[in-house]
RNA sequence: UAUCAGGAUGACUAGGGUUCCGGUUCCGCGUGGUACAAGGGGACAGAUUUAAAUCUGUCCCCGAUGGCGAUGCGGGAUGUCUGGUCCGAGAGUCGUCGGCCUCCGGUGUGGGGGUUACACGGCGGGAUAAAAGCCCGGGAGAG
Numbered sequence: 001u002a003u004c005a006g007g008a009u010g011a012c013u014a015g016g017g018u019u020c021c022g023g024u025u026c027c028g029c030g031u032g033g034u035a036c037a038a039g040g041g042g043a044c045a046g047a048u049u050u051a052a053a054u055c056u057g058u059c060c061c062c063g064a065u066g067g068c069g070a071u072g073c074g075g076g077a078u079g080u081c082u083g084g085u086c087c088g089a090g091a092g093u094c095g096u097c098g099g100c101c102u103c104c105g106g107u108g109u110g111g112g113g114g115u116u117a118c119a120c121g122g123c124g125g126g127a128u129a130a131a132a133g134c135c136c137g138g139g140a141g142a143g
Base pairs, nucleotide, nucleotide: 007097008096009095010094011093012092015087016086020084021083022081023078024077025076026075027074028073029072030071031070033068034067036066039062040061041060042059043058044057045056046055047054048053098116099115100114101113102112103111104110118138120141124136125135126134
């Protein structure tokens, strides 16, 4: 100086969102629960009293088909809900297979050892429920 190799895949993680589950919240229907106010009404007893009436006490009813709170089911919203499920790295981790070099062995698609480096990076677009360090893409560009 020239040439050759650096590939595939699994699990996981950083990261990512919101289909489903769960969380939170709102609404509707249903089912229990309740020291639920002002005020009003009634019964009884007592006091004052000729009586009427008034006052006090106890209990009951209305107020309340409401309020409050709980819970079941259904529906809406919320990922600015830690989560489960889900997606997930060329430039993250670990493994497996494969490649390359070499040795043993001597023909069985055998076995041992080594090696498989480096790696800054958009905008935009795409898939999915959705987003992303996913895919376009070790692309454009930079060095």
Molecule: Guanidine-I riboswitch aptamer
Organism: Gammaproteobacteria bacterium